[in-house]
The RNA shown here (Bacterial RNase P class A) has 336 nucleotides and comes from Candidatus Equihabitans merdae. The gene name in the source record is rnpB. Taxonomically the source falls in Candidatus Equihabitans (Bacteria, Bacillati, Clostridia, Lachnospiraceae). Its mean pLDDT, the model's own confidence on a scale to 100, is 76. The model forms 95% of the base pairs in the Rfam consensus.
RNA sequence: CGGGCAGAAUAUACGGCCGCGGCGGCUUAGGCCGACGAGGAAAGUCCGGGCUUUACAGGGCAGGAUGCCGGAUAACGUCCGGUGAGGGAAACCUUAAGGAAAGCGCAGCAGAAAUGAUACCGCCGGGAAACCGGUAAGGGUGAAAUGGCAGUGUAAGAGACUACCGCUUCUCUGGUAACAGAGAGGGUCAAUGCAAGCCCCAUCCAAAGCAAGACCAAGUUGAAGCCAUACGGUUGCCCGCCGUGCUUCAGGUAGGUCGCUUGAGCGUAUCGGCAACGGUACGCCUAGAUAGAUGGCCGUACACGACAGAACCCGGCUUACAGUUCUGCCUAUGAU
Numbered sequence: 001c002g003g004g005c006a007g008a009a010u011a012u013a014c015g016g017c018c019g020c021g022g023c024g025g026c027u028u029a030g031g032c033c034g035a036c037g038a039g040g041a042a043a044g045u046c047c048g049g050g051c052u053u054u055a056c057a058g059g060g061c062a063g064g065a066u067g068c069c070g071g072a073u074a075a076c077g078u079c080c081g082g083u084g085a086g087g088g089a090a091a092c093c094u095u096a097a098g099g100a101a102a103g104c105g106c107a108g109c110a111g112a113a114a115u116g117a118u119a120c121c122g123c124c125g126g127g128a129a130a131c132c133g134g135u136a137a138g139g140g141u142g143a144a145a146u147g148g149c150a151g152u153g154u155a156a157g158a159g160a161c162u163a164c165c166g167c168u169u170c171u172c173u174g175g176u177a178a179c180a181g182a183g184a185g186g187g188u189c190a191a192u193g194c195a196a197g198c199c200c201c202a203u204c205c206a207a208a209g210c211a212a213g214a215c216c217a218a219g220u221u222g223a224a225g226c227c228a229u230a231c232g233g234u235u236g237c238c239c240g241c242c243g244u245g246c247u248u249c250a251g252g253u254a255g256g257u258c259g260c261u262u263g264a265g266c267g268u269a270u271c272g273g274c275a276a277c278g279g280u281a282c283g284c285c286u287a288g289a290u291a292g293a294u295g296g297c298c299g300u301a302c303a304c305g306a307c308a309g310a311a312c313c314c315g316g317c318u319u320a321c322a323g324u325u326c327u328g329c330c331u332a333u334g335a336u
Stems, first nucleotide, its partner, number of pairs: 001334001002331009012301007020037002023034004039307001043318002046316005051209004063205005068082005083097001084095004098200002103198002105194003120139002122135005147165002150162003166189001167186008213258004221250006230244005265284008302305001
C1' cells in the first nucleotide's frame, strides 16, 4: 500500500422571485416590514418516564415483565465497566448467561437400548451343535450412548484399581461481586439433554391516554323568582292549562381559551469518574398547526443529491438510508 475492526460527522451548496404558518413591530385597519419555520431517523409505536383523569387503608391470589456481577439514570427490557462461554491470526465481535436431587412433561427417525432399561455384530469361557454364562475394550445407530486417556489387572473385560485431565466437596488467597488461582478430599463420580415446554425461585409492575384533561360559554333545555294579569292557543264567555318577556342559578352543545412547547433543554469551558454519567460557571431560545404551514419557479456550481415529513413532551430500542469526510486501532496470508 492493500485488506480489516471500532467510533463519529454530514445529509447538495449559494442567490433571486412568488406563496403558506404562527410570532413581533408599525398602521390610514386595506395591509406593510422584520426575524423564524421538520429529522437523524420526525417512522414502527416495541420498552421506560413526565403530565392528566379515574381507582386506591393494608395484605394476599391471579396475570405480565425481567433474569451472570457491579455501576449510571427520573425510569427502563436502555447504557457503561467487568466475569464466564463461543468466534477470529489480530484489532474486535456475539451472548435470553438463575434453577434439571421440588414436581410434571418431551427426546421423532435410526438403534439392542434414550434413564435407572438393555446386548445387534463382536470378545471370552463351556458345549459336538443348538444354546448357556460372562463382558461392554472394539464396531454399528443417533444431535446425544452412562466421563476422557494411558497403564495395572483379567479367560475376556470393567473406576475393579492407579497416574493425569475433567467433574464435584471443603479450605485458603485475590476481587465490592460475578469469578479466578492454589491446596486437600471424593470412584456411592447413583451418572444425559431440553426450562426459547409447564413449572420453581428472586426482583419489579394500578388502569386509560392530549380525541388525556381544565376553563369560558351563544342557542336550546331544566329549576326558582318577577312583571303584566298584556298577547296568542285551547269551543262564543269565565276559570284553569300551555306558550311568548325579564332576572338569577344549574347543566353544558356550537364556538373559543388553555394544555402547547423553557425543557430530566442545547452549546462552550472546567472539575470528579476507566466509562455510562454527574457537579459548577457562562451563554442561547431553536416549528406549534386544528382540516392541519414548511411549497413552487428561475439562475450558478459540482461529486447530480438516499431514506423519508412534526401533531403533548422526554430517555432509549428497532427498522430504512445514495454519496462523502474524519479519528483511533489491527494486520495471519499478499505487495513494497